[in-house]
RNA sequence: AGAAUUUGAUCCUAGUUCAGGAUGAAUGCUAGCGGUGUGCUUAAGGUAUGCAAGUCGAGCGAUGUUUGUAGCAAUACAAACAUAGCGGCGAACGGCUGAGUAAUACAUAGGAAUCUACUUCAAACACAGGGAUAGCCCCGGGAAACUGGGAUUAAUACCUGAUGGUCUCGUAAGAGUAAAGGCGUAAGCCGGUUUGAAAUGAGCCUGUGGCCUAUCAGGUAGUUGGUGGGGUAAUUGCCUACCAAGCCUACGACGGGUAGCCGGUCUGAGAGGACGGACGGCCAGAGGGGUACUGAGAACGGACCUCACUCCUACGGGAGGCAGCAAUCGGGAAUUUUGCACAAUGGACGAAAGUCUGAUGCAGCGACACCGCGUGAAGGAUGAAGGCCUUCGGGUUGUAAACUUCUGAAAAUAGCACCGGCUAACUACGUGCCAGCAGCAGCGGUCAUACGUAGGGUGCAAGCAUUAUUCGGAUUUACUGGGCGUAAAGAGUUCUGUAGGCGGCAAUAUAAGUUCAGGGUUAAAUCUUCCCGCUCAACGGGAAAACUGCUUUGAAUACUGUAUAGCUAGAGGCACUUAGGGGGCAGCAGAACGUAUGGUGGAGCAGUGAAAUGCGUUGAUAUCAUACGGAAUACCAAGGGGGAAGCCAGCUGUCUGGGAGUGAUCUGACGCUGAGAGACGAAAGCGUAGGGAGCAAAACGGAUUAGAUACCCGUGUAGUCUACGCUGUAAACCAUGCCUGCUAGAUACCUGACUUUUGUUGGGCGUCGAAGCUAACGCGUUAAGCAGGCCGCCUGGGUAGUACGGCCGCAAGGCUAAAACUCAAAGGAAUUGGCGGGGACCCGCACAAGCGGUGGAACAUGCUCUUUAAUUGGCUGCUAACCCAAGAACCUUACCCAGGUUUGACAUGCAGAUGCAAAUCCGAUGAAAGUCGGACUCCUUCGAGGGUUUUGCACAGGUGUUGCAUGGCUGUCGUCAGCUCGUACCGUGAGGCGUACCCUUAAGUGGGCUAACGAGCGCAACCCCUACUACUAGUUGUAUCACUCUAGUGGAACUGCCGUCGCAAGACGGAGGAAGGCGGGGAUGAUGUCAAGUCAGUAUUGCCUUUAUAUCUGGGGCUAGAAGCAUGUUACAAUGGCGCGUACAGCGAGUUGCGAUCCGGUGACGGUGAGCUAAUCUCUUAAAACGCGCCUCAGUUCGGAUUGAAGUCUGCAAUUCGACUUCAUGAAGUUGGAAUCGCUAGUAAUCGGCGGUCAGCUACACGCCGGUGAAUACGUUCUCGGGUCUUGCACACACUGCCCGUCACGUCAGCAAAGCUGGGGCUACCUUAAGUCUCAUGUAAAUGGGCCCAAGUUAGAACCAGUGAUGAGGAUGAAGUCGUAACAAGGUAGCCGUAGGGGAAUCUGCGGCUG
Repeated sequence: AGAAUUUGAUCCUAGUUCAGGAUGAAUGCUAGCGGUGUGCUUAAGGUAUGCAAGUCGAGCGAUGUUUGUAGCAAUACAAACAUAGCGGCGAACGGCUGAGUAAUACAUAGGAAUCUACUUCAAACACAGGGAUAGCCCCGGGAAACUGGGAUUAAUACCUGAUGGUCUCGUAAGAGUAAAGGCGUAAGCCGGUUUGAAAUGAGCCUGUGGCCUAUCAGGUAGUUGGUGGGGUAAUUGCCUACCAAGCCUACGACGGGUAGCCGGUCUGAGAGGACGGACGGCCAGAGGGGUACUGAGAACGGACCUCACUCCUACGGGAGGCAGCAAUCGGGAAUUUUGCACAAUGGACGAAAGUCUGAUGCAGCGACACCGCGUGAAGGAUGAAGGCCUUCGGGUUGUAAACUUCUGAAAAUAGCACCGGCUAACUACGUGCCAGCAGCAGCGGUCAUACGUAGGGUGCAAGCAUUAUUCGGAUUUACUGGGCGUAAAGAGUUCUGUAGGCGGCAAUAUAAGUUCAGGGUUAAAUCUUCCCGCUCAACGGGAAAACUGCUUUGAAUACUGUAUAGCUAGAGGCACUUAGGGGGCAGCAGAACGUAUGGUGGAGCAGUGAAAUGCGUUGAUAUCAUACGGAAUACCAAGGGGGAAGCCAGCUGUCUGGGAGUGAUCUGACGCUGAGAGACGAAAGCGUAGGGAGCAAAACGGAUUAGAUACCCGUGUAGUCUACGCUGUAAACCAUGCCUGCUAGAUACCUGACUUUUGUUGGGCGUCGAAGCUAACGCGUUAAGCAGGCCGCCUGGGUAGUACGGCCGCAAGGCUAAAACUCAAAGGAAUUGGCGGGGACCCGCACAAGCGGUGGAACAUGCUCUUUAAUUGGCUGCUAACCCAAGAACCUUACCCAGGUUUGACAUGCAGAUGCAAAUCCGAUGAAAGUCGGACUCCUUCGAGGGUUUUGCACAGGUGUUGCAUGGCUGUCGUCAGCUCGUACCGUGAGGCGUACCCUUAAGUGGGCUAACGAGCGCAACCCCUACUACUAGUUGUAUCACUCUAGUGGAACUGCCGUCGCAAGACGGAGGAAGGCGGGGAUGAUGUCAAGUCAGUAUUGCCUUUAUAUCUGGGGCUAGAAGCAUGUUACAAUGGCGCGUACAGCGAGUUGCGAUCCGGUGACGGUGAGCUAAUCUCUUAAAACGCGCCUCAGUUCGGAUUGAAGUCUGCAAUUCGACUUCAUGAAGUUGGAAUCGCUAGUAAUCGGCGGUCAGCUACACGCCGGUGAAUACGUUCUCGGGUCUUGCACACACUGCCCGUCACGUCAGCAAAGCUGGGGCUACCUUAAGUCUCAUGUAAAUGGGCCCAAGUUAGAACCAGUGAUGAGGAUGAAGUCGUAACAAGGUAGCCGUAGGGGAAUCUGCGGCUG
């Protein structure tokens, strides 16, 4: 000190979360020792038992015991000890707790009207008397607690008299008022009374300070003050009678909630924030409530009463109060021993010894906290074993261990959490969106460093982690130290302005604020610094500093305040000009529109994308004339004017508000802002009364549509208009509060003054821009810049501008305004893409113009589907479907059935073995594979080795799975013109620029310009074929030469030349030329996209299988067939068919081959076998074309499917299932619906030929070759695809996107609700204990009466909680239903306010905004 998380990426805003510290803690795992601290935070709940306040015999009488003396004894005396009672002092301290209390408290600083036992100091005094009483004794009552009566007795108990310095009363005179003795032989000591002083302690009053809530705004009758009286130690409404009507409050009264306060503690850089446990000071309380008594002082372990509870009881009546120390139950996540001692410190009493002391000092329990120590140290490599990983080599655990030595009394426990990022630390296995993890974002769907386990590692360590709370980080409430144009945030205006805050220039006085100096205080402890003591530390002792505060005295007077007298620059007034839809009222005008009446006229009008509803022969629309009516004011008119805003527009009159300019004028700070308050405030809406032409929510009808409660059309009511009231809201927006000052300019317009000039100087309204600001966009003298003053508002999204409460309103509704719960985002600006039923430009057989097809028929082939034992598998829009497959009868073959084999059909290694001698041959069985059996026999250095067979182990094998684990290859966009880099520059950044713009090109091809300059992959070129030509060479071509040809090397074409246009690049035309503008064709496929295709070509990770998912064999299947689709072939005929004759190619192939010739056969073909390893021989007659002839428009001399018969060939084998031949048969089909494909020139179309695969063939396929050889392109509006630029976006898995609302189901929290329940207060009435006060009985006692009063009763109003059938909304959940409202012009632009309608999102009207 920061980090993670919104996005494809970026910057910002904003919330959430984490790392740190702390604790009176708790929980989990673990645990050796010691020191010092600390320990019921919950039930101020209930308590068994013991203890926690007594002491004094030197105040008093009395009694008892013991001892002693005297005595026979009773007894007496003395001493010691003990103590029930009277008496004194104490018990008001100490100890505990925090319920109540928001001020009768506390902290701090002051004050005057007071008291103070014991203590200290000073002074004075203590004389004389008296009567009782407890105890003890006697007699009673009672279960007990306790208590009645009688007799007797003492005092430092009580009372009377005397004295009276002082004190009290009184003007004075005068009156009144005290005491106690005890001990000691004595000295003397301890006491007593009065007065004064001190100290200590306490009571009272005042200022200031410290919680939340305004959804608590008014409170108060002893209330505020006065007088008299009472009361107190003392002031006071403290109490009372009377009088007055005050007093408190927005600087928050009153009410409600919460809470003991402080020194301090924790945290923090600090300012602050949170807390108030231990220790210390104060307060309050003692089971709840009330009351007095005693006393110097008042009640935890005193009294009385009441209530609740507990206990005892003989039922009559009594007893009790652990929030003292222990302990117990209960509650709770949770907190200790029924310990020892008065030795120390302190307290009470006492003359003292001493007694008492759960205060205190110690001990016990608890890792609860802090601090310290230890679990060894040195050496030790074969880097042991084991574990884990492994690329199988090794690595790691790891000097760690073992072992040796040493110290020591003894070598002597280590655990816990974590290891994807934040955050230090990684691998293997298991699991497979399961189990689980998680603080946040997130991990897990078969290779998980994120789950579980293991190994290894990291961190801390007798602890470690988790949970809870709190501060920090969080500048995330911002005083220090934030914001408000678009992220949350400027009230609709600020017109009038209250309180408050702030305030121009200069002077005098004052000294409140302010500054300086001094005094007092700020308890101790704590914190900080220094020194010291416990072995160190924690802990403790001493000193210093500090305690930032309050108070007081003095000084200063700049600034602020206050007072006084001034000034004119702010503000206002006056005079003269001046612009204007500023406002109110009244009158008038023309155009348009509608209606009515009349005329003309005669079939339509109106309306739409297209229609229909509607109007019209009862005469519409159209047109002319007249009349009536209401509303709004064309042109001028302009982002031009005015107004505080809302808003304001024909003309005239009248009343009236504000502004600007100029001036030689007046007042003299009169000012600015402005919480509350008042006033104004579009549209819609409401009330009453009018008015109603047009328009038009609702409503009705017609269309559109799947539907259409809409968009479009036809009608149409409220309303829109007027008057008077109400409402009080809008995207009421410049999304920008008001005022003042300062900080470059340029330019347009409106309106003044001065100048006439081109201008200067004011006020306003716009645009562009400096500096600066801003997250960016942008703002920029009209600030969102730099400053000052004042007000309003914001603090994550949703819930929600909602609920409840209050105020306002006739209502609709408005203003004020939450929470539970839920999410980790929501949001702003900009960037790159993608997309748009956005725009611009360009290209392509993309359309158009043409030619020929497909879709209809038959057949071939492939696919789907179906069937099947199997019909193996893959591929599925373009980019699958004559594709993998350049050739399934067996084989292929992966599928099915049946039969076999199991280290295997194939590879390598190890170990062993037997027999064999290689190889091979034969027999049996069988469908074959195989199984069983037999025969034969090699080389040799005679050890063996090699080979073979066989057994076992490693392993082989897999067309099994995953193309979503992969390599490689391929398709597609697309042969489209794009895709990038370096440096520089711009931007906070993502990114941009370069690569944009203009022209040009087939092209990011080239040129021009330019914050870019260069470069790369693509384009082009280089390569191959082809067209022309030269040269060289030439066999098998040619009789020979030439030519042609073959095959090698060159040339040739470059917009080079001419003309026109253009800056240029280039375009158009021409010449020449075999070829002309890329000459034609091919190969060549950028960055990337589609998790595109392929694990079945091969390779390959992981998984699966191993007498089977491997392998061999026979047979079958891949060839099935209702149906559908795709690609083709042949046709439907005369541009044809058939017959005869006749002409002209090129590419290729061939020895297991091509096969001439001749012979046979109608033919397929057979026999023969010349030649050829090929420019030599063969395949090999090319066909269309051409010539002649027949056919004459027919289902034909078209077409050939199908079927029958007979054959040929290949091959172990043509049944499933081959091709071909001959004869016979002669189907559909007469040019093909919607739709759709190819092609721009040697192309389409058409004609034949060759090749690969191959025994043969399903080839009509595929690849190549040549022959003949067209038509058309105006053009880019439209369809499809692509490219560039631009625009909008809420999309980024990128429009097959995103996303809204109702309904249905589940869950959750809150709201309302008839009521029900509870609580603490309030008011009034009744009743009233104890008790003070008071009255009466002459006084006292006792008794009785009265006032007040705790508790209680009754009634009422309000408040706060809990619960509640049901209701309405909200949030959330898996892939439900209905639509498609929003985001693109989102397909009707959206949104705001308001009103009406509708299943729902929403639709429509009116006004407003541009987001």

This is a predicted structure of a 1411-nucleotide RNA (small-subunit ribosomal RNA) from a wastewater metagenome. Its Rfam family is "Bacterial small subunit ribosomal RNA". Its family is annotated with structural constituent of ribosome and ribosome in the Gene Ontology. Model confidence (mean pLDDT): 85 of 100. RNAcentral holds the sequence, with entries from SILVA.